The RNA shown here (small-subunit ribosomal RNA) has 1473 nucleotides and comes from an uncultured cyanobacterium.
Rfam family: Bacterial small subunit ribosomal RNA.
The coordinates come from a structure-prediction model, not an experiment, and the mean pLDDT is 84.
RNA sequence: AGAGUUUGAUCCUGGCUCAGGAUGAACGCUGGCGGUCUGCCUAACACAUGCAAGUCGAACGAAUCUCCUCGGAGAUUAGUGGCGGACGGGUGAGUAACGCGUGAGAAUCUACCUUUUGGACGGGGACAACAGCGGGAAACUGCUGCUAAAACCCGAUGUGCCGCAAGGUGAAAUUAUUUAUAGCCAAAAGAAGAGCUCGCGUCUGAUUAGCUAGUUGGUGUGGUAAAGGCACACCAAGGCGACGAUCAGUAGCUGGUCUGAGAGGAUGAACAGCCACACUGGGACUGAGACACGGCCCAGACUCCUACGGGAGGCAGCAGUGGGGAAUUUUCCGCAAUGGGCGAAAGCCUGACGGAGCAAGACCGCGUGGGGGAGGAAGGUCUAUUGAUUGUAAACCCCUUUUCCAAGGAAAGAAAAAAAUGACGGUACCUUGGGAAUAAGCAUCGGCUAACUCUGUGCCAGCAGCCGCGGUAAUACAGAGGAUGCAAGCGUUAUCCGGAAUUAUUGGGCGUAAAGAGUCCGUAGGGGGCUAAUCAAGUCUGUCGUUAAAGACCGCAGCUUAACUGCGGAAAGGCGAUGGAAACUGAAGAGCUAGAGAGCAGUAGGGGCAGAGGGAAUUCCCAGUGUAGCGGUGAAAUGCGUAGAGAUUGGGAAGAACAUCGGUGGCGAAAGCGCUCUGCUGGGCUGAAUCUGACCCUGAGGGACGAAAGCUAGGGUAGCAAAAGGGAUUAGAUACCCCUGUAGUCCUAGCCGUAAACGAUGGAAACUAGGCGUAGCCUGACUCGACCCAGGCUGUGCCGAAGCUAACGCGUUAAGUUUCCCGCCUGGGGAGUACGCACGCAAGUGUGAAACUCAAAGGAAUUGACGGGGGCCCGCACAAGCGGUGGAGUAUGUGGUUUAAUUCGAUGCAACGCGAAGAACCUUACCAGGGCUUGACAUGUCGCGAAUCUGUGGGAAACCAUGGAGUGCCUUCGGGAGCGCGAACACAGGUGGUGCAUGGCUGUCGUCAGCUCGUGUCGUGAGAUGUUGGGUUAAGUCCCGCAACGAGCGCAACCCUCGUUUUUAGUUGCCAGCGGGUAAAGCCGGGCACUCUAGAGAGACUGCCGGUGACAAACCGGAGGAAGGUGGGGAUGACGUCAAGUCAGCAUGCCCCUUAUGUCCUGGGCUACACACGUACUACAAUGGUUAAGACAAAGGGCAGCCAAAUCGCAAGAUCGAGCGAAUCCCAUCAAACUUAGCCUCAGUUCAGAUUGCAGGCUGCAACUCGCCUGCAUGAAGGAGGAAUCGCUAGUAAUCGCAGGUCAGCAUACUGCGGUGAAUACGUUCCCGGGCCUUGUACACACCGCCCGUCACACCAUGGGAGCUGGCUACGCCCGAAGUCGUUACCCUAACCGCAAGGAGGGGGAUGCCUAAGGUAGAGCUAGUGACUGGGGUGAAGUCGUAACAAGGUAGCCGUACCGGAAGGUGUGGCUG
Repeated sequence: AGAGUUUGAUCCUGGCUCAGGAUGAACGCUGGCGGUCUGCCUAACACAUGCAAGUCGAACGAAUCUCCUCGGAGAUUAGUGGCGGACGGGUGAGUAACGCGUGAGAAUCUACCUUUUGGACGGGGACAACAGCGGGAAACUGCUGCUAAAACCCGAUGUGCCGCAAGGUGAAAUUAUUUAUAGCCAAAAGAAGAGCUCGCGUCUGAUUAGCUAGUUGGUGUGGUAAAGGCACACCAAGGCGACGAUCAGUAGCUGGUCUGAGAGGAUGAACAGCCACACUGGGACUGAGACACGGCCCAGACUCCUACGGGAGGCAGCAGUGGGGAAUUUUCCGCAAUGGGCGAAAGCCUGACGGAGCAAGACCGCGUGGGGGAGGAAGGUCUAUUGAUUGUAAACCCCUUUUCCAAGGAAAGAAAAAAAUGACGGUACCUUGGGAAUAAGCAUCGGCUAACUCUGUGCCAGCAGCCGCGGUAAUACAGAGGAUGCAAGCGUUAUCCGGAAUUAUUGGGCGUAAAGAGUCCGUAGGGGGCUAAUCAAGUCUGUCGUUAAAGACCGCAGCUUAACUGCGGAAAGGCGAUGGAAACUGAAGAGCUAGAGAGCAGUAGGGGCAGAGGGAAUUCCCAGUGUAGCGGUGAAAUGCGUAGAGAUUGGGAAGAACAUCGGUGGCGAAAGCGCUCUGCUGGGCUGAAUCUGACCCUGAGGGACGAAAGCUAGGGUAGCAAAAGGGAUUAGAUACCCCUGUAGUCCUAGCCGUAAACGAUGGAAACUAGGCGUAGCCUGACUCGACCCAGGCUGUGCCGAAGCUAACGCGUUAAGUUUCCCGCCUGGGGAGUACGCACGCAAGUGUGAAACUCAAAGGAAUUGACGGGGGCCCGCACAAGCGGUGGAGUAUGUGGUUUAAUUCGAUGCAACGCGAAGAACCUUACCAGGGCUUGACAUGUCGCGAAUCUGUGGGAAACCAUGGAGUGCCUUCGGGAGCGCGAACACAGGUGGUGCAUGGCUGUCGUCAGCUCGUGUCGUGAGAUGUUGGGUUAAGUCCCGCAACGAGCGCAACCCUCGUUUUUAGUUGCCAGCGGGUAAAGCCGGGCACUCUAGAGAGACUGCCGGUGACAAACCGGAGGAAGGUGGGGAUGACGUCAAGUCAGCAUGCCCCUUAUGUCCUGGGCUACACACGUACUACAAUGGUUAAGACAAAGGGCAGCCAAAUCGCAAGAUCGAGCGAAUCCCAUCAAACUUAGCCUCAGUUCAGAUUGCAGGCUGCAACUCGCCUGCAUGAAGGAGGAAUCGCUAGUAAUCGCAGGUCAGCAUACUGCGGUGAAUACGUUCCCGGGCCUUGUACACACCGCCCGUCACACCAUGGGAGCUGGCUACGCCCGAAGUCGUUACCCUAACCGCAAGGAGGGGGAUGCCUAAGGUAGAGCUAGUGACUGGGGUGAAGUCGUAACAAGGUAGCCGUACCGGAAGGUGUGGCUG
């Protein structure tokens, strides 16, 4: 310090997630030691038992015990009395408060402690204890009697208090013993503590906006230790609140703690300060101090005892128990230390405290050994089977003893003269001995994130913090081996901070990502021009006080170190006090004029309101002319019209809107404003510089205005037109189109208050290059004047510098650089929804959540792809033609069906006469049956036998059983080679699966012209440029231009073939000339001229001429030439696409079968047949058929072959038999179409030939299922083929035959060959496909894309809901305990007064006010639940449509209204996204 995750990729915005640290933690696995800490976060739930506050005999009487010199002494203690039980200890329920923190303050009190001063005199009466008599189960208690005091009371003294003074008022005391101490009273101080007041700070909610009657203040009185409405009486009507009162929710506060660079954020265990509480609520008493944790009274709930009458209790003290909970310890030791209470002291008490125990709960330290040791052991794991790894790890050798065990010794902590005193503890520590001995786990290993392989599993089981893994080769699940990290721990979970600049003060944003209010006015508030002087609130600075200690930081020191602890030091910041400075802000005054405003002179304008007037058009009415249509559409129909429409002419009526001018022109704050004239009225601009003198800017709340639609009331209604009706379209059409048509649109008065109310850009001010328009005003120059030209101000536009921006873009009209003020945003959805409130007649508007759910949603730009977007171009793509298919019959393939099987594959183009260049058996993979099991085939081991040939029986065959013949070759004599048989085991075998695990090969786009790279340049980047542009081409072909320059794969060319020619060579080819020869014939001699054969060459390159073009490339025309612009044809197929095809051609990973999914055999099937489709053949005839005669090819094939001639047969063919491994012979005949001649004469025919019968032939072991051919006979459909659709641009289509491969046989198929040989192309609008450029995009699995809403189903959370049930709060009324205060004078009454009577005083009772709990009525807030119901979310494969994204097929969207199953449609106004 960052990282992962939106995309095909990119940049940005933005959320989610991770890596770090921490904890009073918990859970899982594991666990050696020590030190130091910590340990009910939940039920402030209930508590058994023990202990936690007593002490003093030097205050008092008495009792008991012991001793005694009988005088008394000592000890113990219930009671009276004193002091202490207000500290210490616990807890955090309540409390949003002067409770706490901090800093000030005045009207107070204080026991014990310290200091000072003074004093302590004289009297009196009781009550406990005790004794007696009683009550009660108990707790406890009554009556009578006795008694002491430092208990109580009175007097004296008289400090003090009040008062200027005079004077007034008016208190106390106590002794004890050991004679020195401890006490006592009063006063004044101190110290420390406590009470009170104030400034500032102290959580969330405005869907809590008004609250308050003792309330705010005054006077008086009371009360208190003390100020005070603290209380009461009277008077006044105040007080608090947007700087957030009141209400609601939550919460003890702080020093600190955790985190963070800091600012901050979170937190408030332990330690320390303060507060509050003590079963719940109320109350007072005592006291210096309490409204009192281990005190009292009352009420309530609960628990316990009871003799039922009545009593007792309060662990949020220490232990401990139950309960709750994920979870938190011993019913321990000791007062030795520190501290506290009492005491003169000894001392007693002390669950405070000091210690120990339990817990890896935390932090810190140590250890589980160290050194050597390669046959790199064994075992494990992996493996290319060679090895690698575990791994110096182990074994083994040497060493050490921290720990551990045993034994011995042994502290400090103890203080102030001595003595005594140690819980911890025989502990820390030291010494000796023993022995590597007693001691390693946990998590992870896809990326983030360090660390990888095997096996199992097969979208299952499971993992997961995010992204995401798992559907048969999982580094992601589970196990194993190995590795990595940390280590007595390691992981997980929870929570906090960080990262997160993701609430932004430091330190963010708002044109398009979330975000500028529709506009303006204006209140509070915030901000504010120039000059000089004053003050000193802010500001700056010095000093002082305070900010407890602990903690944090720095230094030093003590435990062996560290954690831990001790000592010392210091800062920053806050608050307060005080001195100084005066630049800036501020305050109050004095001036100024640049901001602002006023006045003056002009000026432009659809600015607003009202009134008057005008013409064009439309519709309607009347009349004339006139006749059959009009209207409307893509095409129609509904509609109007012979009762006279439409058209046309004239007249009249009505309402609404104002053409041209008209313009990125004007005005207005925005909404908005457009015929002309008049009246009233607001604002702007310009000029000069007269006046005021900062009067200004912004603006929370508030107010005004505010398109369209809509609402209310009254008018008006020509046109248009939601709804509605009808006609079309359509699968449907609640739409788009058409015909009608009502609200509405218009006016008046009022409401509504919203729009894509947009520049998606708040207002104001200043500054920062320009250029070009345009509107208004002014000035200059030149002019008679105007124009042109130049300048200034204001407005409105375009392009651009710097700069800004994620980019697009903005750019003096900023989205630049700054200042001020306001509004708004903080992931998407849920949702602008619900609830609440306000407004509204309503529609609705404003304000405005949560649960739940997702890991994205989004902006800009890029490359593709796509578009029922655009431009350019090409192609038998269309058009122009020719011939077909689709109809018939047959052949063949496919689907379907059937079957025991009809083997398998191929399925839009790019499957379907395809794999298959040829299924009777074989093939053959399928079916039925019969056999075999190391196998039909390969290699290895062992044994036997030569091999081999040949019988017999059974059988459909395979096969099974059983005979005979035969003894080979080489040899080092051991044996070996080859073949056959047998045995056992490794293994063979599989046309079994997966073409979505693969190789190879192939198809297709497409022979389309494209696909890329290096360097450079541009861009943050993906990428772009080059490759785009202007021409041109068949072509990214070439030229020119250009931030590009070059290059590669493609194109072209090089290759083959055909076309011309030269040359070479002439056999098997040829024959012109010469000779021979035949019926004829290159048949022969001969020749190589020609043809031909097959080698080598030539030739064609836009080379030449003219024109066009840019002086280019190129194109057009021409000449020459056999051939002319690629001469024709072929081979050749870029980067890639389709998970295209093929595991059945071959190869191959993995899986599966192994007496079978292998293998052999016989028979069957692949040839089935209601039907559908594709591809062909033959036809339908006269451009024909048939008969006869006649002519001309090319290219091939041939020895298990082609087969001449001859003979036989009507023929298929047969017999016999030359030649030829082929330029020689044969297939092969005259090849057919063609030519000539005859017949047929338009018909189901002398067309067509299916089908069937009979007779034959050929191949083959075998033609039944199931071959081909021949002859005779038979003679079906078919008379040119609907919608639709295919091929072809020249030697092409069409037509005609020939050959070959496969093959025993079988060709209408396939592959080749030649013969005859056309028509048409205006052209690119349209269909299809493709290329380039551009545009839009919400697509990227890329339009076979994406995606919206209803309905149906499941689940989830939530709103409403008749209600129901709780909780909290305030208030009215009733009742009213205990108790303070007051009243009363009913009862009682020792001290004082009084001779007495009596009084003063006190107590009890009764009563008044207040008041807890309780009861009751209505109310508010809140939680749970609820039949039914509303929408929402989520969910591999449901239904209906197709709304949106492309012009998304009617451009979309916003507001509003109506309508419709649904998306939605339509009207009206607006926006361009």